The RNA shown here (small-subunit ribosomal RNA) has 1469 nucleotides and comes from an uncultured bacterium. The RNAcentral record of the sequence draws on ENA and SILVA.
RNA sequence: AGAGUUUGAUCCUGGCUCAGAAUGAACGCUGGCGGCGUGCUUAACACAUGCAAGUCGAACGAUGAAGCCUAGCUUGCUAGGUGGAUUAGUGGCGCACGGGUGAGUAAUAUAUAGGUAACGUGCCUCUUAGUCUGGGAUAGCCAUUGGAAACGAUGAUUAAUACUGGAUACUCCUUCUAACUCUAAUGUUAGUCGGGAAAGUUUUUCGCUAAGAGAUCGGCCUAUUUCCCAUCAGCUUGUUGGUAGUGUAAGAGACUACCAAGGCUAUGACGGGUAGCGGGUUUGAGAGGAUGAUCCGCCACACUGGUACUGAGACACGGACCAGACUCCUACGGGAGGCAGCAGUGAGGAAUAUUGCACAAUGGAGGAAACUCUGAUGCAGCAACGCCGCGUGGAGGAUGACGCAUUUCGGUGUGUAAACUCCUUUUAUGAGUCAAGAAAAUGACGGUAGCUCAUGAAUAAGCACCGGCUAACUCCGUGCCAGCAGCCGCGGUAAUACAGAGGUGGCGAGCGUUGUUCGGAUUUACUGGGCGUAAAGGGUGCGUAGGCGGUUUGGUAAGUCGGAUGUGAAAGCCCAAGGCUCAACUUUGGAACUGCAUCCGAUACUGCUGAAUUAAGAGUACAGGAGGGGAGAGCGGAAUUCUUGGUGUAGCGGUGAAAUGCGUUGAUAUCAAGAAGAACACCGGUGGCGAAGGCGGCUCUCUGGAAUGUUACUGACGCUGAGGCACGAAAGCUGGGGGAGCAAACAGGAUUAGAUACCCUGGUAGUCCCAGCCGUAAACGGUGUCGACUUGGUGUGGGGGGAAUUGACCCCCUCCGUGCCGGAGCUAACGCGUUAAGUCGACCGCCUGGGGAGUACGACCGCAAGGUUAAAACUCAAAGAAAUUGACGGGGGCCCGCACAAGCGGAGGAGCAUGUGGUUUAAUUCGAUGAUACGCGAAGAACCUUACCUAGCCUUGACAUAUUUUAGAACACUUUAGAGAUAGAGUGGUGCCUUCGGGAGCUAAUUUACAGGUGCUGCACGGCUGUCGUCAGCUCGUGUCGUGAGAUGUUGGGUUAAGUCCCGCAACGAGCGCAACCCUCGUCACUAGUUACUAACGGUUCGGCCGAGGACUCUAGUGAGACUGCCUUCGUAAGGAGGAGGAAGGUGAGGACGACGUCAAGUCAUCAUGGCCCUUACGGCUAGGGCAACACACGUGCUACAAUGGUUGGGACAAUGAGACGCAAUACCGCGAGGUGGAGCAAAUCUCAUAAAAUAUCUCCCAGUUCGGAUUACACUCUGCAACUCGAGUGUAUGAAGUUGGAAUCGCUAGUAAUCGUAGAUCAGCAAUGCUACGGUGAAUACGUUCCCGGGUCUUGUACUCACCGCCCGUCACACCAUGGGAGUUGAAUUCAUUCGAAGCGGGGAUGCUAAAAUAGCUACCUUCCACAGUGGAUUUAGUAACUAGGGUGAAGUCGUAACAAGGUAACC
Repeated sequence: AGAGUUUGAUCCUGGCUCAGAAUGAACGCUGGCGGCGUGCUUAACACAUGCAAGUCGAACGAUGAAGCCUAGCUUGCUAGGUGGAUUAGUGGCGCACGGGUGAGUAAUAUAUAGGUAACGUGCCUCUUAGUCUGGGAUAGCCAUUGGAAACGAUGAUUAAUACUGGAUACUCCUUCUAACUCUAAUGUUAGUCGGGAAAGUUUUUCGCUAAGAGAUCGGCCUAUUUCCCAUCAGCUUGUUGGUAGUGUAAGAGACUACCAAGGCUAUGACGGGUAGCGGGUUUGAGAGGAUGAUCCGCCACACUGGUACUGAGACACGGACCAGACUCCUACGGGAGGCAGCAGUGAGGAAUAUUGCACAAUGGAGGAAACUCUGAUGCAGCAACGCCGCGUGGAGGAUGACGCAUUUCGGUGUGUAAACUCCUUUUAUGAGUCAAGAAAAUGACGGUAGCUCAUGAAUAAGCACCGGCUAACUCCGUGCCAGCAGCCGCGGUAAUACAGAGGUGGCGAGCGUUGUUCGGAUUUACUGGGCGUAAAGGGUGCGUAGGCGGUUUGGUAAGUCGGAUGUGAAAGCCCAAGGCUCAACUUUGGAACUGCAUCCGAUACUGCUGAAUUAAGAGUACAGGAGGGGAGAGCGGAAUUCUUGGUGUAGCGGUGAAAUGCGUUGAUAUCAAGAAGAACACCGGUGGCGAAGGCGGCUCUCUGGAAUGUUACUGACGCUGAGGCACGAAAGCUGGGGGAGCAAACAGGAUUAGAUACCCUGGUAGUCCCAGCCGUAAACGGUGUCGACUUGGUGUGGGGGGAAUUGACCCCCUCCGUGCCGGAGCUAACGCGUUAAGUCGACCGCCUGGGGAGUACGACCGCAAGGUUAAAACUCAAAGAAAUUGACGGGGGCCCGCACAAGCGGAGGAGCAUGUGGUUUAAUUCGAUGAUACGCGAAGAACCUUACCUAGCCUUGACAUAUUUUAGAACACUUUAGAGAUAGAGUGGUGCCUUCGGGAGCUAAUUUACAGGUGCUGCACGGCUGUCGUCAGCUCGUGUCGUGAGAUGUUGGGUUAAGUCCCGCAACGAGCGCAACCCUCGUCACUAGUUACUAACGGUUCGGCCGAGGACUCUAGUGAGACUGCCUUCGUAAGGAGGAGGAAGGUGAGGACGACGUCAAGUCAUCAUGGCCCUUACGGCUAGGGCAACACACGUGCUACAAUGGUUGGGACAAUGAGACGCAAUACCGCGAGGUGGAGCAAAUCUCAUAAAAUAUCUCCCAGUUCGGAUUACACUCUGCAACUCGAGUGUAUGAAGUUGGAAUCGCUAGUAAUCGUAGAUCAGCAAUGCUACGGUGAAUACGUUCCCGGGUCUUGUACUCACCGCCCGUCACACCAUGGGAGUUGAAUUCAUUCGAAGCGGGGAUGCUAAAAUAGCUACCUUCCACAGUGGAUUUAGUAACUAGGGUGAAGUCGUAACAAGGUAACC
């Protein structure tokens, strides 16, 4: 100090989350020792038992043990004396301290600083003076007696430092008088009337009394300080003050009577909620925030409420009285109690300890003291609750053992770790010795700390984590299951995220989790944020309080600054030094305590106060102009509609198209006249005016404001503005008018799946006027008001000045307004930019994640509608701004393509072939499924193939490698059973090398590793392939621009088939594509002529057959040729158009060739391959069956429907190919398929092999035919072990549908379509009408790019980026959650009134009581006030409720499609 998370990516805004520190903690797992601390945060809930406050005999009477002494005598008893242990009672002091708790309390509290001239103070210290003289009682004890008890009653008797009369007493108290005094008085001093003391005991000492002083501890008062809510805005009657009293230690409405009517409050009264306060603690860089355990100071409380007494001190924790609740005892009549003291119990709770030891130390109470008491305190016990320290061993030790894990099977990790060797003993155990704490004695702790010896590595390691944040990785299991998760998110068969294991990293006697606090969070921003679009400027102005305020000068010293003094307790924090072995802990000293108060000083700035100034802020007067500024009245024309009349006839109107509607009772159209209401064309303009809303025909009246110009005047009079007041579009409301047009609602017609809409025809409120409400808008420049400062250019509205000019126009300068462009600067960017969103100042308003919600409740306003103010529960991890790349649009521009159009021919209808779906089946094996599956894998399923089914068999296997053992050469043949695999029997055969042991190979059996799998996953992969698409695109380096994603280049202007080329340009270059290079065809040349060719010559069987030739064709090699090269023309150029020449002309035609990428496209069944699965089977062998099924649907083809044709016979012209397991001629046989036979040929030689259409001829005559050939019957041929399921072909006979094919749809731009035949692969044969090649004949059309489809490019919008097959809204239905309303109902709190009135203080008070003293005291009784309680009302608050309302969440529901693109009617307020 930051990090993760919104996006395809970016930047910003913004929330959520994490890493840190802390804790009186709790929980989980684990746990060796010591030191020092800490330990009911919850029920201020209830408490059994014990202890926590007594002491003094030197105040008093009484009691009188042990011991000692004396006498008597039965030597163990009695009597006397002494002694004084012991103590109930009287009396004194203490019990108001110490200890506990935090309920109450928002100020009678706390903190800080002061005041007390308004006060008190026992014990203690000091000073002065005194302590004289009387008196009568009473407890105890004794006797009688009541009661269960607690507790008493009566009588007699007794003492005191108990009580009490008198004397004396200055300075005390009090009445009055005088003087002094900066708190003007209750002060001080002096005098004066009156009043008030004492306790003894003893030898001293210790006490007692009065007065004064001190110290200590308190009481009261003042100022400042201290949480949240304004959805608490008004509160108050002892209230505010006065007078006179009462009262107290003391001031005071503290209380009483009377008088006055005050007092507090937006600087937050009153009310509600919560809370003990501080030193401190914790966090933080700090400022702050949170907190108030332990320790220290203060306060409050003591079962709940009230009350006083005693006392120096209390309204009293272990005192009293009363009332209440609760508990206990009881003989039922009455009594007793108060752990928030220390232990302890129950209860509550996630949770918090022993019914311990000692007064040895420190401190306290009493006492003269010894001493007694002390759950204060000192110690111990329990608890890892915290902090600190120590240990669980150290050194060596590699064939890197075993085991475990993993593996590419080689290894690697655990790992010097272990074992093993040597060493040590902190700790542990045992034993010995032994402190300090204690100044004379006295030690609970404690035989404790420490020291010494012995034994022996011996007694001692866990916890969470390992996807990113965040250090640390693999295997197995699981398979959106189980589970994890702080946030993002993991898990759907290869999970570093679940669970286990191995291993790594972390901390370590602890480690994790949970809760809470601060931090990070500058995420409430004082330090230190914002408001055009992210949340956020009030709709606008005027103005109150408040805040802020021009120039000069004097005074003052409040703010401000400096110095000094006092205080800021101690502890704590910080620094230094010291003590426990160190540390924690602790001791001493210092610093600090940022504060408050007082005094002295300074005077720049601010404040206060006095004066001055105008050139300056603001204002007033004056002048001439501009203007839809406002209000009222009047006037005007055009248009619309209506009414009347005329002309006139069949339609009008309306729409995408229609219809509703109007019209023969005369519309629309047209002419004339009249009526009514509303709005003011052109001018008209980012032009004007106004604070905003807003304002538009013309004239008049009244009226507001601004700008400009010039002097004169006032003299800071100013700016902003919480509350407040006023204005405030449209719609809406109330009352009264008005109503032409338009037009919510409504009606009808269309559209549509529907259409409560868009469109059309009508149409009422309303729109208009008057009066009054409402008070809101995307009331927007989404930009508060005012002032100052900071480069420019250009337009426009209003005013003024200057120069020149006859004048106008024009030119220059200036002030105010209103626009555009743009610099610096600012901004996340977009953009703003002297009219700021720049740089500053003043004041106000507002914001703090999204949703819930501008909603609920409450309050105020309103006639209502509604408005203003304004939450929470709950829920999500985002919501959002700007910009970027793409994609998309029923956005735009440009361009291309058999894309459309123009044509030709098809398919869709029929029959058949073939493939697919579906169905069926034991099986109908599997795959391919929009384009890009469907005559596809399959260039050929009768068996085989074959993967499927049924049945029968085999298990190291049909196949590979290695291995153990045995036998045999290998091998060939015969035969039996069986469907066959297989099983059995038999015959022949005995080989090669050799060191004679054996070996190599092969066969059979056997053993172990393994084989095998067309089993799964193409969504784990390689390879190959399809498609966009032969579309013109896809990128990179460097540079530049941008915060960045990215952009530029690649865009623009032209051109091209082309990102082809040219020009321009912050780009310059380059790569993959395009083109070219390659192959074939087209022309020519050269070379070479066999099997090809034959012009000339010769021969001939007349066939290039032979000789011969090398001309031609051809063959097959090498070259040439075409480049917009030439000409004309257009153009800057690239290039285009036309022409010439040429076999070919603008890429000459065709092919091969397929950029970056897209579709998780296809293929695990070509092959290869990871992982998973099967292993007497999911492997292997065999026979038979199936892949060929058949209601049906689709695709691709063939043949046709006929005359451009069919049939018959005649005769003509190709090219490519194939051939030895072959092609097969001539010949013969058969109607034919074919058969017999075998010349030739491994092929430019021989064969397949007759090409067909065409052509010419005969016939048919428009018909289900001489078209068409399906189907079926019979007879055959061929292949093959074998044609039943299930082959092809031939002959004869049969002769189905079909007469050109609905919607919709396909191919093709030239040697193309169409049409005709030929060959080949696969192959025994064949389902081939398929596929791949070959040649023959050989067209039509293209105006053009509006439209459909696809593509390219530029631009635009976007809420899409899985990218429009996108995104997304609302109702309804279901489940769950929280909330509002709700007839009510149940508590709680507060308050008012009233009734009752305990104890008690105060007042009165006997005829009752009292020994002494007396103007005596006490009491029953009466009474003011008053706690609890009762009744009634009011307010607040909490819970709950039938029913009900909206909201949120949920994997797939229903209905539509509102929004995002022009979202298909632009959206929104």